Transfer RNA from a Patescibacteria group bacterium, 73 nucleotides, folded computationally. The organism belongs to Bacteria candidate phyla, within Bacteria. Rfam family: tRNA. By type it is a transfer RNA.
């Protein structure tokens, strides 16, 4: 240069084109405990890498493009 997966919360991952984008771990706050740590119970945290574009509606489908990986010349 060509193809092909892969980007989602701090982290590893969900999520058939449908309703407020979920969970686990972290982490905070209270409970528990002589203190902690397990254990509950409660919040916190997401421009879904960027741009556009199709649709009533996109994480999901399309285009370009930036990252990363793999293959091949």
């Nucleotide at each position: 240069g060509u193809g092909c997966c892969c980007g989602u919360a701090g982290u590893u991952c969900a999520a058939u084109g449908g309703a407020u984008a979920g969970a686990a771990c972290a982490c905070a706050a209270c409970g528990u405990u002589g203190c902690g740590g397990a254990c509950g119970u409660u919040g916190c945290g997401g421009u879904u890498g960027g741009a556009g574009g199709u649709u009533c509606g996109a994480u999901u489908c399309c285009u370009c493009u930036c990252g990363g990986g793999c293959a091949c010349g």